[in-house]
């Protein structure tokens, strides 16, 4: 230099039929219990890594850049 793959919440990660953006743990909050631990209920928290295209309509398709793995040289 080259293929190949990965980038989505604080942290692990789903979400491949293109139309609802999510789960587990954490974090707050209340509830139960004398307390603590523990259960249960609810809230918040996302520029889906950049920019661009395609399309009514993009986490998703198509290119571009960046970082990380990984193979080949």
């Nucleotide at each position: 230099g080259g293929g190949g793959g990965a980038u989505u919440a604080g942290c692990u990660c789903a979400g491949u039929u293109g139309g609802g953006a999510g789960a587990g743990c954490g974090u707050u909050u209340g509830g139960c219990u004398g307390g603590c631990a523990g259960c249960c209920a609810a809230a918040a928290g996302g520029u889906c890594a950049u920019c661009g295209g395609u399309u009514c309509g993009a986490g998703c398709c198509c290119g571009u850049u960046a970082u990380c793995c990984u193979c080949c040289a």

The RNA shown here (transfer RNA) has 73 nucleotides and comes from a Planctomycetaceae bacterium.
The sequence was found in a public genome assembly.
NCBI's taxonomy places the organism under Bacteria, Pseudomonadati, Planctomycetota, Planctomycetia, Planctomycetaceae.
It matches the Rfam family "tRNA". The family's RNA type in Rfam is transfer RNA. About the family: Transfer RNA (tRNA) molecules are approximately 80 nucleotides in length.